[in-house]
RNA sequence: UCCAGCGUGGCCAAGUGGCAAGGCGCUCGGCUGUUAACCGAGACAUCGCAGGUUCGACUCCUGCCGCUGGAG
Numbered sequence: 001u002c003c004a005g006c007g008u009g010g011c012c013a014a015g016u017g018g019c020a021a022g023g024c025g026c027u028c029g030g031c032u033g034u035u036a037a038c039c040g041a042g043a044c045a046u047c048g049c050a051g052g053u054u055c056g057a058c059u060c061c062u063g064c065c066g067c068u069g070g071a072g
Base pairs, nucleotide, nucleotide: 001071002070003069004068005067006066007065010024011023012022018055026042027041028040029039030038048064049063050062051061052060
């Protein structure tokens, strides 16, 4: 320098055009002899950044940034 894949809450991770699941963790409450386990409730994602297409974009297109792998 070129090619491919990936980037989504604090962490992991689904969603591949129609208002973003789940798990762990966190906070509060219940239960209990109990700070554990279990049960209930709650908060937390402008989807890496910037443009574009579209009535509508996490999703499609372009550029850039980062990570991983490959080629030279």
This is a predicted structure of a 72-nucleotide RNA (transfer RNA) from a Haliangiales bacterium. It matches the Rfam family "tRNA". It is annotated as a transfer RNA. The prediction has a mean pLDDT of 81. The RNAcentral record of the sequence draws on ENA.